[in-house]
Context: one part of a larger RNA
RNA sequence: CUGGGCGUAGAGGGCGUGUAGGCGGCCGAUUAAGUCUGGAGUGAAAGUCCUGCAUUCAAUGUGGGAAUUGCUUUGGAGACUGGUUGGCUAGAGUGCGGAAGAGGUAAGUGGAAUUCCCAGUGUAGCGGUGAAAUGCGCAGAGAUUGGGAGGAACACCAGUGGCGAAGGCGACUUACUGGGCCGUAACUGACGCUGAGGCGCGAAAGCGUGGGGAGCGAACAGGAUUAGAUACCCUGGUAGUCCAUGCCGUAAACGUUGGGCACUAGGUGUGGGGGACAUUCCACGUUUUCCGCGCCGUAGCUAACGCAUUAAGUGCCCCGCCUGGGGAGUACGGCCGCAAGGCUAAAACUC
Numbered sequence: 001c002u003g004g005g006c007g008u009a010g011a012g013g014g015c016g017u018g019u020a021g022g023c024g025g026c027c028g029a030u031u032a033a034g035u036c037u038g039g040a041g042u043g044a045a046a047g048u049c050c051u052g053c054a055u056u057c058a059a060u061g062u063g064g065g066a067a068u069u070g071c072u073u074u075g076g077a078g079a080c081u082g083g084u085u086g087g088c089u090a091g092a093g094u095g096c097g098g099a100a101g102a103g104g105u106a107a108g109u110g111g112a113a114u115u116c117c118c119a120g121u122g123u124a125g126c127g128g129u130g131a132a133a134u135g136c137g138c139a140g141a142g143a144u145u146g147g148g149a150g151g152a153a154c155a156c157c158a159g160u161g162g163c164g165a166a167g168g169c170g171a172c173u174u175a176c177u178g179g180g181c182c183g184u185a186a187c188u189g190a191c192g193c194u195g196a197g198g199c200g201c202g203a204a205a206g207c208g209u210g211g212g213g214a215g216c217g218a219a220c221a222g223g224a225u226u227a228g229a230u231a232c233c234c235u236g237g238u239a240g241u242c243c244a245u246g247c248c249g250u251a252a253a254c255g256u257u258g259g260g261c262a263c264u265a266g267g268u269g270u271g272g273g274g275g276a277c278a279u280u281c282c283a284c285g286u287u288u289u290c291c292g293c294g295c296c297g298u299a300g301c302u303a304a305c306g307c308a309u310u311a312a313g314u315g316c317c318c319c320g321c322c323u324g325g326g327g328a329g330u331a332c333g334g335c336c337g338c339a340a341g342g343c344u345a346a347a348a349c350u351c
Stems, first nucleotide, its partner, number of pairs: 003323004007305002012319001014201004021194003025088007033081002035077008048066007091191001092188003095184004103177007110154001115149007125136002162169002206247006215241002220236004258318006266296012300307002324351003333344004
């Protein structure tokens, strides 16, 4: 000496499920692998340390001792860890009774609006901008009325509201279906936590095949602006956006904060449920309890900002990740992909 870290400085895996592994509740019995203790053997010599002697001293040489923290074997201990075994119910799960929700998938239905088509009325403009022009319009536009077609999205409700592991989810109805929450305490009896690999899910864009195409709109064209204007503004507009199916596997996939358990002042609002009190019943009210979502704030923490029972506080368990800037999330190799590319991931050199 035997690290320090990860909200914003480098660093939390996009999210889940789960294999190996790591870690693991309470009470007995047993075992003795870990652990502790005693003995024996071994741990060569030199070196090292202590001590004596020798060279007049010293370096050095030499004698003795220690150390050699280890390994093997043997006797013992039985608290803790492990093994075996018996039991328990506080963890976990199941049952039963409830309530909430844009959770998912499929099918069907609806109204408003935009666009287009047809018909009526009607006449000279419309549209657009900072101002214009391109554009549309006497072949009758725009406006207005009626009818029709089609696609996409669902105003108000709507809320630091809800649901979901994350991505994400918003009209209505039906069918199928996942999860969480509350109450109860009948059942199982540690069945748990985490999770390298693996497997699955995964916005947008993009890709393959087949549909669809109203609005919007990369690319593209034109009009403006400008010194120029491969832009911002305007008029058009193809892929795409939509559906089915198969790929892709990324993101400021963000709370830039991995998961689990326990503990540590309060105040206030809101969503879901339960109990008690009061009330003729309900609603409302008071109070309490569990779960979720916010705000404020004490201790503590923090470089500060801030976090603060939804911790970034105090602890334990498990995983992932960081190690000066650039080179570079690149090259090479490997794996994956139809491709685009993704994952893994350096070095020279340079400051």

Predicted 3D model of a 351-nucleotide part of an RNA (small-subunit ribosomal RNA, central domain) from an uncultured bacterium. Its mean pLDDT, the model's own confidence on a scale to 100, is 88.